[in-house]
Molecule: c-di-GMP-I riboswitch aptamer
Organism: Desulfocapsa sp.
RNA sequence: UUAAGACAAUGCCAAACCUGUUGUGAAGCAGAGACGGAAAACCACAGGUCUUUAUAAGAUAGCCGAGUUGCCUUA
Numbered sequence: 001u002u003a004a005g006a007c008a009a010u011g012c013c014a015a016a017c018c019u020g021u022u023g024u025g026a027a028g029c030a031g032a033g034a035c036g037g038a039a040a041a042c043c044a045c046a047g048g049u050c051u052u053u054a055u056a057a058g059a060u061a062g063c064c065g066a067g068u069u070g071c072c073u074u075a
C1' cells in the first nucleotide's frame, strides 16, 4: 500500500419506545434505553422514500449507490 474480516483485542456508534425541547410538518437536539452495525464516521452528488407554503423548498447518511477519512487482526 492492497485485499479480507466481528476469529480475537482495545474500544466505538445507538433502532424502537419514553421524557423534555425546536419545527406547519417529515424530522432534529438532549437524557434514558439497546434492535442492531466492520465504517450505523463525514458527505444530499445520483436514485428511492417521506413532509410542506407543492413550477419549489425541506427531511432521511441506521434505504441503496458513489466520493473522502479512520482503528485492530490476518494474508
Stems, first nucleotide, its partner, number of pairs: 002075004012037002018031005035062001041068002045065001047063001048060005